This is a predicted structure of a 73-nucleotide RNA (transfer RNA) from a bacterium. Its Rfam family is "tRNA". From the family's description: Transfer RNA (tRNA) molecules are approximately 80 nucleotides in length.
RNA sequence: GCUGGGGUAGCUCAAGCGGCAGAGCAGCGCAUUCGUAAUGCGCAGGUUAGGGGUUCAAUUCCCCUCCCCAGCU
Numbered sequence: 001g002c003u004g005g006g007g008u009a010g011c012u013c014a015a016g017c018g019g020c021a022g023a024g025c026a027g028c029g030c031a032u033u034c035g036u037a038a039u040g041c042g043c044a045g046g047u048u049a050g051g052g053g054u055u056c057a058a059u060u061c062c063c064c065u066c067c068c069c070a071g072c073u
Base pairs, nucleotide, nucleotide: 001072002071003070004069005068006067007066010025011024012023013022019056027043028042029041030040031039049065050064051063052062053061
């Protein structure tokens, strides 16, 4: 340099075809307990890597850039 895959919550990952951004763990609160853990209920947490385009509407489609992984040279 070329090709392919990936970047979404603190972490690990979902979100067939464009149509309300979610789960598990972690965090906080309450219940339960003599107390803790466990368990149950609830809450909070997002510039969907960045920019631009298409569209009524983009995590999703198109273009450019950055980063990570693999292969080729």
Background:
Its mean pLDDT, the model's own confidence on a scale to 100, is 82.